[in-house]
Context: one part of a larger RNA
């Protein structure tokens, strides 16, 4: 100089930032992911029109949002590369013909305590399936194969949708070359292991798998093993090289009570989804079930230490819907904390008989000191009263913050506001008075044994200043 600080003491205000760095310990309670009735069918309500909305469909629960256990890797950076995918959005070309059988809700009967189901009966659709048809795709050029819902609103010609092909965008996935921690008291490491040649699997290429074949691949330019460890844009120091270090905000992984697995999808091997082990924890009528805060409050633990179970969707954004709106613990906002960093204030000007009290003191005074006190003023802040935006875009209506905030005007009153360490040297800043190698200081060098500028206490100084010492860290 620097800190996501912490701890003494003291603390008047704004505004902008920050705030579990330890146990990826356990977790009560409430919310954080839903829309769509312009896909369906029954149903409630009503005079209808509408409304609600459980159920089947449809698009979103791979965004957002958390955390850093893992992980020395193509995981990042950064620069190229070729064998791929790609909802939703843009452009273009073209197409939607014919039929068909279920199913939930629903009734009806039933099993359990409870989660949850059975069984028979009925039904719809933009939900399924069959057939035609085909620019595509695959071909051993003979072929072979593959779609759709003509649906839904409607003012009756608009608007949403589906199928199929190319082409953008913009995500994804996969190779490589360089880069970026330590130990050698770790020297040898490897059998799918390194190549080939087939198949197989993938959305692609690939020992990615598998069969056969060949013996190879990598290491002191440090393999192999251990230890630590997310990475980066930056952050911090420094003049620069260079170091340290990766909160917060930006990108990129990886993880979600522990391990394991796949489905479904355009995309997960999927935080608030399945399934199965495992540990905990709740629940039972003991037969069986439920749970996952590394979301946002918040509670135990732990610690030197880290905040509210708050308000709004007004604003930007995001899902869904044609829109009306809904949903958003994202986000905007308030509350706590001197945790930082700015920035204001704690009053100005006169005011000497240099009062009074403190302290010294050679008793002459000297210091404290224009400080006070007293006069003249000012009201930055405080209170109160009166106005009053911008943040709303898009004609009007909409603003949490904010019961009127920022500001602005008027009123009273120096009024509401200083303090913390240090004064031997280093290193601004001295005297006395207790104490007597005691009792204590001390970064270091070292004070203290009867005159102690160095212990502690007065006075005065000195530094910084709403802070200021102190301890950790790093430079």
């Nucleotide at each position: 100089g620097a800190u996501g600080a912490a701890c003494g003491c003291u603390g008047g205000c704004g505004a902008g930032a920050u705030g579990c760095c330890u146990u990826a310990u356990a977790c009560a309670u409430g919310c954080a992911a839903g829309u769509c009735g312009u896909a369906c069918g029954a149903g409630a309500u009503u005079a209808a029109a509408c409304u609600c909305a459980a159920g089947u469909g449809g698009c979103g629960g791979a965004c957002g949002g958390g955390u850093g256990a893992g992980u020395a890797a193509c995981a990042c950076g950064u620069a190229a590369g070729a064998a791929u995918u790609u909802g939703c959005c843009u452009u273009u070309a073209g197409g939607a013909g014919g039929g068909g059988g279920a199913u939930a809700a629903c009734a009806a009967c039933u099993g359990g305590a409870a989660a949850c189901g059975g069984u028979u009966g009925c039904u719809a659709a933009u939900a399924c399936c069959c057939c035609a048809u085909a620019a595509g795709c695959u071909u051993u050029c003979g072929a072979g194969u593959a779609a759709a819902a003509u649906g839904g609103a409607u003012u009756u010609u608009u608007c949403c949708g589906c199928c199929u092909a190319a082409a953008g965008a913009g995500a994804a996935g996969c190779u490589u070359g360089c880069g970026g921690c330590u130990g050698a008291u770790u020297a040898g490491c490897u059998u799918g292991u390194u190549g080939g040649u087939g198949a197989g699997g993938u959305a692609a290429u690939g020992g990615c798998u598998c069969a056969c074949c060949a013996a190879g691949g990598c290491g002191a330019c440090g393999a192999u093993c251990a230890g630590u460890a997310u990475c980066u844009g930056g952050u911090u120091u420094g003049a620069g090289a260079g170091g340290a270090c990766g909160a917060u905000c930006a990108g990129a992984c990886a993880c979600a009570c522990u391990g394991g697995a796949a489905c479904u999808g355009a995309g997960a091997c999927a935080c608030g989804g399945u399934c199965c082990a495992g540990a905990c924890u709740c629940c039972u009528a003991c037969g069986g079930g439920a749970g996952g805060c590394a979301g946002c409050a918040g509670u135990a633990g732990g610690g030197a230490a880290u905040u509210u179970u708050c308000c709004g969707c007004a604003a930007u954004g995001g899902g869904c819907g044609a829109a009306a709106g809904c949903c958003u613990g994202a986000c905007g906002g308030a509350g706590c904390a001197a945790u930082c960093u700015c920035g204001c204030g704690u009053g100005a000007g006169g005011g000497a008989u240099g009062a009074c009290g403190g302290c010294c003191u050679a008793u002459g005074g000297g210091u404290u000191g224009u400080a006070a006190a007293c006069c003249u003023c000012u009201u930055u802040u405080u209170u109160c009263a009166g106005g009053g935006a911008g943040g709303a875009a898009u004609a009007a209506a909409u603003g949490a913050c904010g019961u009127g905030u920022a500001c602005c005007u008027g009123a009273a009153g120096a009024a509401u506001a200083a303090g913390c360490a240090u004064c031997g040297g280093c290193u601004a800043a001295c005297u006395c008075c207790g104490u007597g190698c005691c009792a204590g200081c001390a970064g270091c060098c070292g004070c203290g044994g009867u005159a102690a500028g160095a212990c502690g206490g007065a006075g005065g100084a000195u530094g910084c200043a709403a802070g200021u010492g102190u301890u950790a860290u790093c430079c």
The part of an RNA shown here (small-subunit ribosomal RNA, 5' domain) has 475 nucleotides and comes from an uncultured bacterium. The RNAcentral record of the full RNA draws on ENA and SILVA.